[in-house]
């Protein structure tokens, strides 16, 4: 220095053909239990690494750049 892969809620991840972001896990609050746990129910909480383009319409195309990992030199 090249190519490939991956960066989406606190944490591990889905997200298929471009159509209003979801799971588990956690956290809060409520049921239940003598208490705690476990278990059930609810409720917050992400503008998707960044900045452009393209389109009506981007997490998804297409361009550059950050950070990570891996492969070549």
């Nucleotide at each position: 220095g090249u190519c490939u892969c991956g960066g989406u809620g606190g944490c591990u991840c889905a997200g298929u053909u471009g159509g209003u972001a979801g799971a588990g896990c956690g956290a809060u609050c409520g049921g239940c239990u003598g208490u705690u746990a476990a278990c059930c129910g609810a409720u917050a909480g992400g503008u998707c690494g960044a900045a452009g383009g393209u389109u009506c319409g981007a997490g998804u195309c297409c361009u550059u750049c950050c950070c990570g990992a891996g492969a070549c030199g």